RNA sequence: GCAUAGGGCGGCUAGGGUUCCGGCGCGGCGCUCCGCGCGACUGGUCCGAGAGCCGCCGCUCGUCCGGUGUACAGCGGCCGAGUACACGGCGGGACAAAAGCCCGGGAGGU
Numbered sequence: 001g002c003a004u005a006g007g008g009c010g011g012c013u014a015g016g017g018u019u020c021c022g023g024c025g026c027g028g029c030g031c032u033c034c035g036c037g038c039g040a041c042u043g044g045u046c047c048g049a050g051a052g053c054c055g056c057c058g059c060u061c062g063u064c065c066g067g068u069g070u071a072c073a074g075c076g077g078c079c080g081a082g083u084a085c086a087c088g089g090c091g092g093g094a095c096a097a098a099a100g101c102c103c104g105g106g107a108g109g110u
Stems, first nucleotide, its partner, number of pairs: 007057006015047002020044002022041001023038006058083005064077003085105001087108001091103003
């Protein structure tokens, strides 16, 4: 200096906003209902982590088994083990909108 199974999917959480629902306020004389406004409204729906959790698949390694006259390699299967580490903007982008989402394990830093 370059590369990365540092892989993929699902469920959730921290977090996030406000399309829809609910809540609150105002108005329509009152209810049902409707309109407008409010996310410095706990919420339901919704979005949601590389550096959060769980699961599945994948990948790596090993024992054993299969096919073989025998053995090795390769392939397939069961089981077991492993899958580490990870500080981080500004700015931009999407959806209604925002974000620990995406750009991004990027820039930068150690």